[in-house]
RNA sequence: GCGGCGCGCCUAAUACAUGCAAGUCGAACGAGUACGCUCUUCGGUGCAAUGUACGAGUGGCGAACGGGUGAGUAACACGUGAGAAACCUGCCUCGGAGACCGGGACAACCAUUGGAAACGAUGGCUAAUACCGGAUGUCCUCUUUUGGUCGCAUGACCGAUUGAGGAAACGAUCCGUCGCUCCGGGAGGGUCUCGCGGCCUAUCAGCUAGUUGGUGAGGUAAUGGCUCACCAAGGCAUCGACGGGUAGCUGGUCUGAGAGGACGAUCAGCCACACUGGGACUGAGACACGGCCCAGACUCCUACGGGAGGCAGCAGUAGGGAAUCUUGCACAAUGGGCGAAAGCCUGAUGCAGCGACGCCGCGUGGGGGAUGAAGGCCUUCGGGUUGUAAACCCCUUUCAGUAGGGACGAAAAUGACGGUACCUACAGAAGAAGCUCCGGCCAACUACGUGCCAGCAGCCGCGGUAACACGUAGGGAGCAAGCGUUGUCCGGAUUUAUUGGGCGUAAAGAGCUCGUAGGUGGUUCCGUAAGUCGGAUGUGAAAACUCAAGGCUCAACCUUGAGACGCCAUCCGAUACUGCUGUGACUUGAGUUCGGUAGAGGAGUGUGGAAUUCCUGGUGUAGCGGUGAAAUGCGCAGAUAUCAGGAGGAACACCGACAGCGAAGGCAGCACUCUGGGCCGAUACUGACACUGAGGAGCGAAAGCAUGGGGAGCAAACAGGAUUAGAUACCCUGGUAGUCCAUGCCGUAAACGUUGGGCACUAGGUGUGGGGAUUAAAAUCUCUGUGCCGUAGUUAACGCAUUAAGCAUCCCGCCUGGGGAGUACGAUCGCAAGAUUAAAACUCAAAGGAAUUGGCGGGGGCCCGCACAAGCGGCGGAGCAUGUUGCUUAAUUCGAGGCAACGCGAAGAACCUUACCUGGGUUUGACAUGCUAACUUAAGCCUAUGCGAAAGCAUUUGGUGGUGUAGAGCUUGUCUCUAUACAGUUAGUGCAGGUGCUGCAUGGCUGUCGUCAGCUCGUGCCGUGAGGUGUCCGGUUAAGUCCGGUAACGAGCGCAACCCCUAUGUUUAGUUGCCAGCACGUAAUGGUGGGAACUCUAAAGAGACUGCCGGCGACAAGCCGGAGGAAGGUGGGGAUGACGUCAAGUCAUCAUGGCCCUUAUGUCCUGGGCUACACACAUGCUACAAUGGUUGGUACAAUGGGUCGCUAAACCGUGAGGUGGAGCCAAUCCCAUCAAAGCCAAUCUCAGUUCGGAUUGCAGGCUGAAACUCGCCUGCAUGAAGUUGGAAUCGCUAGUAAUCGUGGGUCAGCAAUACCACGGUGAAUACGUUCCCGGGCCUUGCACACACCGCCCGUCACACCACGAAAGUCGGUUCUACCCGAAAUGGCUGAGCUAACCCGCAAGGGAGGCAGGCUCCUAAGGUAGGGCUGGUAAUUGGGGAGAAGUCGUAACAAGGUAGCCGUAGGGGAACCUGCGG
Repeated sequence: GCGGCGCGCCUAAUACAUGCAAGUCGAACGAGUACGCUCUUCGGUGCAAUGUACGAGUGGCGAACGGGUGAGUAACACGUGAGAAACCUGCCUCGGAGACCGGGACAACCAUUGGAAACGAUGGCUAAUACCGGAUGUCCUCUUUUGGUCGCAUGACCGAUUGAGGAAACGAUCCGUCGCUCCGGGAGGGUCUCGCGGCCUAUCAGCUAGUUGGUGAGGUAAUGGCUCACCAAGGCAUCGACGGGUAGCUGGUCUGAGAGGACGAUCAGCCACACUGGGACUGAGACACGGCCCAGACUCCUACGGGAGGCAGCAGUAGGGAAUCUUGCACAAUGGGCGAAAGCCUGAUGCAGCGACGCCGCGUGGGGGAUGAAGGCCUUCGGGUUGUAAACCCCUUUCAGUAGGGACGAAAAUGACGGUACCUACAGAAGAAGCUCCGGCCAACUACGUGCCAGCAGCCGCGGUAACACGUAGGGAGCAAGCGUUGUCCGGAUUUAUUGGGCGUAAAGAGCUCGUAGGUGGUUCCGUAAGUCGGAUGUGAAAACUCAAGGCUCAACCUUGAGACGCCAUCCGAUACUGCUGUGACUUGAGUUCGGUAGAGGAGUGUGGAAUUCCUGGUGUAGCGGUGAAAUGCGCAGAUAUCAGGAGGAACACCGACAGCGAAGGCAGCACUCUGGGCCGAUACUGACACUGAGGAGCGAAAGCAUGGGGAGCAAACAGGAUUAGAUACCCUGGUAGUCCAUGCCGUAAACGUUGGGCACUAGGUGUGGGGAUUAAAAUCUCUGUGCCGUAGUUAACGCAUUAAGCAUCCCGCCUGGGGAGUACGAUCGCAAGAUUAAAACUCAAAGGAAUUGGCGGGGGCCCGCACAAGCGGCGGAGCAUGUUGCUUAAUUCGAGGCAACGCGAAGAACCUUACCUGGGUUUGACAUGCUAACUUAAGCCUAUGCGAAAGCAUUUGGUGGUGUAGAGCUUGUCUCUAUACAGUUAGUGCAGGUGCUGCAUGGCUGUCGUCAGCUCGUGCCGUGAGGUGUCCGGUUAAGUCCGGUAACGAGCGCAACCCCUAUGUUUAGUUGCCAGCACGUAAUGGUGGGAACUCUAAAGAGACUGCCGGCGACAAGCCGGAGGAAGGUGGGGAUGACGUCAAGUCAUCAUGGCCCUUAUGUCCUGGGCUACACACAUGCUACAAUGGUUGGUACAAUGGGUCGCUAAACCGUGAGGUGGAGCCAAUCCCAUCAAAGCCAAUCUCAGUUCGGAUUGCAGGCUGAAACUCGCCUGCAUGAAGUUGGAAUCGCUAGUAAUCGUGGGUCAGCAAUACCACGGUGAAUACGUUCCCGGGCCUUGCACACACCGCCCGUCACACCACGAAAGUCGGUUCUACCCGAAAUGGCUGAGCUAACCCGCAAGGGAGGCAGGCUCCUAAGGUAGGGCUGGUAAUUGGGGAGAAGUCGUAACAAGGUAGCCGUAGGGGAACCUGCGG
């Protein structure tokens, strides 16, 4: 793209323009018109013998079917099965009988006339299968008498018999027939009755007066309160009446394994309705969709007087709505109406049209084709993918198209569909692919863009600069003429659980007991056969479903046959179980009797002592009381204390207890009275009398309420004092209700064992109360209570476990995500407080249980650490140095931020560094590499000039100035030329460059917990699992160090050890180091010979291991003490840093993804800045002085460094330093002469000083192109602050602190008082672990898991949402009473009118009828008052959700006052307090 078969207003039963949808019969009837025939003067006339057609009328049949819709209806409406002995039935069919004699009208029509119209009025004529009278009566109906047969009953049927009543169209005709009347059957249709079945609601519990029944009457086709009169007082209902809501019912449809659940489109059966309400007429049939009357609403016409209308028929219109079609063709088929028929009618129906609305089928091509084309996308730049896909080659033509032929449906004729289906031919791959998705569920991934934006989203959730989740692209996945979305139903959902769930802690056992209905029920026998089981008959419409077969090319679809359709009714049979029957039977369940027995069981009355308080009196004196500490309070008017006496109320110490009793709540001094229940033992009796228990009844802590008492203590409220930021609290001092008694209410608690009651069964062990058996005692057995542990079993786990939460059974109650909410409304109860019953809107994706691992605790236990304590010295105060914040600035570059930033990166900023600022330059670049082109007397270097701050730019004198290879040349030279490569330059292009951003994209490195002792694994075992065990426990250790125990056994990373330094010997070696002895020499010196002893150097090796002894301890590990030893229990120090934590630090060391800049954020240069300065902080130095300063003398180190270097001697200078140049590439020389504190003397004498040295001035020195900003040093002069430092806070446990100097790195120099090292002198203290801080292990609680810097509650404020209340207000529905009362039926009347029949000659009368009137009933309407229900409403109440608002901190840990429940009072709020639990 195409075709077939189906389906198509689910909403407004809203309103409808227009057309059509029910007519037909002349063979029932009369008249007319036209055609026709005849005549004609062509104007017309005549005819009705004959035929045809037509509109209207009389008459017949139909119009009650067919078609539509689902408003109403919860009902005999429907389904199913029965019944009618209580019934009707036109047309059709069968049978029997008949059709005789008469009569009078009315339409049409004509005339007159009213009205706008619709429609009439009056007079006159006329026919019939229209209407009427009489006859006949097979027969029918009623009636009298009577016989037979039958039935569940009323009764039915068949006869005989008396009386009364009752028919018709001699029509039509084409002569075949069609009609008419009565009676009896049939078929089909209808009506009535009954059993059973199928919605929600109890926040509807009582309903009902024609109501229930009877008698009689009326009425109907017929039963019946259907209606009426009278009588009786019934009837229905928890097995749900009455009321409210919703709804047409069914066959069936969808779903589901089924049981079920939801629905009731199309098709079929039934019902109901036809604008709304009421009513009858006609008729066989209606209370009538396309009929009538009335009322109402609405619409239309109108001459304003009056009329017309009813699409929920088919099309169609408007409206509503997310949404549903053509104002088509045909009666050809099927069917219907009429007709004798031809035929007519038929929006039934058959077809076509529109709609991918559904189901089914087909196509959009097939085969080959790799350079794996181009293009796209991605890329690790190699390639991959799109992809045999395309191109290209070879084929085919289904469908669509064009042309030709051309049906079945039709039995004689007749085809809307339709030139359709189908067949054939032709051309050409030609005309024919989209949609959704790609994070998981769920098949399918990359890039770019975006940057919590835009957006996505079914749930979880994505998006805050590397998004497989947004958007786009490429690729992929799925389905396919469709694909997605939305809505609805079932499923999954065992998530309402009959099949097939639960209730200790997740939601859920009523606070407890008694007991009604109901449910369930011990042993045994006979009977019965209701349940149950089997068989048979009837029924279970068709369609649908299943199976089989057949027809459209297949399929969908259609046709045929078979199956099935659980139910219901009837009959026959079985009797195990259940039920029923029996004044049956039994004793084991239950109960009664007798004898014991324990007990805070209950009610009442009396009584006792201790204690508190108060009063009186005595003694006695200044305090008492209270708390964390205080104060309020009491007390010299005599308290507290103490003694004596008295008053009054309440409660009962010890005993006292996982003891007792009770149904629960609960019950406690003692005695008496009354009284309930239990347990044990025994005998007899009753004979299932039992269990549970909806409703119901009773009891029911504390608080609270009412009335009257009582009132000692305690104590809500209240008052005061404290605490506190506040303190409506916790604490204290007072104190009223109340607590107590009597009587009456209330009826709730965490009323808990969070565990309903009964019965039976299923290992034990160990306590204890009561009774019994047995016994010398101990023990043992048994019954009944009450605890603990534990097996099987069970449980999600925890746990339970004969006192079940095990295994079964019976009955009741209760649950169905969290919040809203145990709330609102309603109802019941209550004096009130309130209790009981008990929702919804809305909102969230969780709430919850048990257990696990962590973390945390103002939990516990054990342990450690300069953590505290004990000490010593500091910091915080001063001045200065350095770093930082802040401020400033053109810039004061950047980073680091509690510990773990702040003398940190920086082991050294005048330029450089340098990243910052100003200004000047530059653009393939300061630096790397590739390509292309050109150049090689070019560039570069040395030199020179101009401009310039320099960088650089420009010019240029002179000089200097390449190499290799190949070829050629001749002047054979290491000469010249050419080409090429390297190299260089220039130009261009790829690119360079970035201390630009992101340490939250990263690597690496580092800090920290912490040198803390921890962190894990394999196998095994335990657990459903997370996970545990090991790693725990007892000791011990610095240590998860070791020992012992142990469902663990081992192992790894850590600890320790191994490594380095140091402390002691030994061996080896002996220069540059050493010098005891020997020798030489010097003023002196290891200076020299020499030595190898010593020191030392630097290699090896030794030594220390709880090895030895004693004690303690488990005889272990180990600890304590001792010996020896240089060193003793890791000897001292260092290096060494587990798994991990902090999104810790660093993109500015380096590296690096992504992003950004590219004549600049790159690069070069000048000058400046990083050094600023109100302040603040951190780390240090120097001090404040006499343990000191100054002067003089004098002694003793170690580590290091040195050639662009250290630099000696000597000389100059007060000095910094200069001159000088020996020596040294270092155990040799130098820094480095004396190290300083120290020691010996002298002086100063407590002061802003001979302390202190800042600041400043002058004069110098050194480094360096250059010390102005901004270096260091020296000399002279100057001589601030400061007199030991508040709160607070830091370091240190021995060669340590303190104190003293020395060296080194960086470095031209130096801001160094820093940092890293070195040695000298050299302490004090540690009782101890209560407390602060940090850490480790075990345990406990947890509502925390971003892990307490956690979580979280309530008021208030703001905006939003839904709901409740509310003065009212607007509807809907329903009830009661009354008023009015249309049409119509019935009744009564009917003096007016009146053809048929009767009487009568006639007039007239009669019978009958009509109009009219009255009346019963009654729709609509009205008045009054109720019930139920809905909308809306000023205002108001709580609730929900909302971004980082406000106030507090109630809860979670002992949550800092344990929490919670009920109740009462109080308070901004969470909450607080009292009483009981």